[in-house]
Molecule: transfer RNA
Organism: Acidimicrobiales bacterium
RNA sequence: GCGGGUGUAGUUCAACGGCUAGAACCUCAGCCUUCCAAGCUGAUGAUGCGAGUUCGAUUCUCGUCGCCCGCU
Numbered sequence: 001g002c003g004g005g006u007g008u009a010g011u012u013c014a015a016c017g018g019c020u021a022g023a024a025c026c027u028c029a030g031c032c033u034u035c036c037a038a039g040c041u042g043a044u045g046a047u048g049c050g051a052g053u054u055c056g057a058u059u060c061u062c063g064u065c066g067c068c069c070g071c072u
Stems, first nucleotide, its partner, number of pairs: 001071007010025004018055001027043005048064005
């Protein structure tokens, strides 16, 4: 330099173009307990960035950035 794959809560993963973006773990609060742990209930928090297509984009297209793999 070229080609392919991949980017979503702090982490690991979901989401036929219809989203009010979901689950588990973590964190925080409450309940329970003499206290802690466990358990129960609840809360916080995310689509890498910029454009385009569309009534509507996490999803499709283009660019760009990061990561992984291969070729030279």